Transfer RNA from archaeon GW2011_AR20, 73 nucleotides, folded computationally.
The prediction has a mean pLDDT of 83.
RNA sequence: GGGCUUGUGGUCUAGUGGUUAUGACACUUCGUUGACGUCGAAGAGAUCCCCAGUUCGAAUCUGGGCAGGCCCA
Numbered sequence: 001g002g003g004c005u006u007g008u009g010g011u012c013u014a015g016u017g018g019u020u021a022u023g024a025c026a027c028u029u030c031g032u033u034g035a036c037g038u039c040g041a042a043g044a045g046a047u048c049c050c051c052a053g054u055u056c057g058a059a060u061c062u063g064g065g066c067a068g069g070c071c072c073a
Stems, first nucleotide, its partner, number of pairs: 001072007010025003018056001027043005049065005
């Protein structure tokens, strides 16, 4: 330098054009316990890496950029 691929709460992750972006762990509160843990209930937390385009409508499709991974040179 070229090709492919990934980017979504603190972490991991579902979603493949349309109603409020899903779940687990972690966190906070409450219940349970003598206490801790376990368990149960509730809550907070991501305008989906950035910019532009297509569309009535974009996390999703297209182009460019940035970052990570793999391959080639």